[in-house]
RNA sequence: UCACUAGGGGAGCUAUGGCUGAGAAGAUAUAAUCUGACCCUUAGAACCUGAAGCAGUUAACACUGCCGUAGGAAAGUGACGUAUUAA
Numbered sequence: 001u002c003a004c005u006a007g008g009g010g011a012g013c014u015a016u017g018g019c020u021g022a023g024a025a026g027a028u029a030u031a032a033u034c035u036g037a038c039c040c041u042u043a044g045a046a047c048c049u050g051a052a053g054c055a056g057u058u059a060a061c062a063c064u065g066c067c068g069u070a071g072g073a074a075a076g077u078g079a080c081g082u083a084u085u086a087a
Stems, first nucleotide, its partner, number of pairs: 001079005006041004012019002025035004047072003053066004
């Protein structure tokens, strides 16, 4: 790095024209659940909490910095390659 198995996770904003993003999807009995895609799995900022947080910025989401050496968060196997060490 790839594959398999298993598991974790979110799906927003909007002026309805679109925007950001890897991903903003579909189905059902519309309660919620299931499915697909996508991302992530301890070398773990995928994602959750603090948080309706603070500063900048945007129409809003998004984005930048802080918070953050914060508190949590889901793993095994196989193959290939590279590097180092030893014989």